Annotation
Lysine riboswitch aptamer from uncultured Intestinimonas sp., 162 nucleotides, folded computationally. Taxonomically the source falls in Intestinimonas (Bacteria, Bacillati, Clostridia, Eubacteriales). The sequence is in RNAcentral, with records from MGnify. Its Rfam family is "Lysine riboswitch aptamer". From the family's description: Riboswitches are metabolite binding domains within certain messenger RNAs that serve as precision sensors for their corresponding targets. The prediction has a mean pLDDT of 83.
[in-house]
RNA sequence: UGAUAGAGGCGCGAAGACCAUCAGUAGCCCCGCCGAGGCGCUCAAACGCCGGCGACGCGGGAGGAAAGGGAGCUUCGCCGAAAUGGGACGCCGUUUGGGAGGCGGACUGUUGGGCGGCUGGAGAACAUCCAGCCGACUGUCACGUUGCGUGGAGUGCUAUCG
Repeated sequence: UGAUAGAGGCGCGAAGACCAUCAGUAGCCCCGCCGAGGCGCUCAAACGCCGGCGACGCGGGAGGAAAGGGAGCUUCGCCGAAAUGGGACGCCGUUUGGGAGGCGGACUGUUGGGCGGCUGGAGAACAUCCAGCCGACUGUCACGUUGCGUGGAGUGCUAUCG
């Protein structure tokens, strides 16, 4: 200096079937009231559609989902596994411009790992996920006053081969 193979454990991620939740919620339909606007993520313009054969809204009835997210199970891929931040690019929802959001790969920054607590965000949710901070634990290496203590970071560590 290169290649190969490994280790950390409530280890990481993906897919499938099933289950609960979503929810007696939403769309559709019916009845009553109101009475002129309403819809296409948001603003402006345009365009299109619906609306006195009563839209929008409110109340009632009938009926009744789904997606995202989630527990365990099975299978698969793995140990920067993976997660997340960033700006630029591409695509998305009628068109143009601004804004917000979602998805995608490339580049780049941070994080060894799981757990608990606090704060904030997402979410229907007390599930779960994310970010920051704090705490002990754990694996690894270095140092030391070596039954332990302190510190560092995975671009690390261990083993083998060249």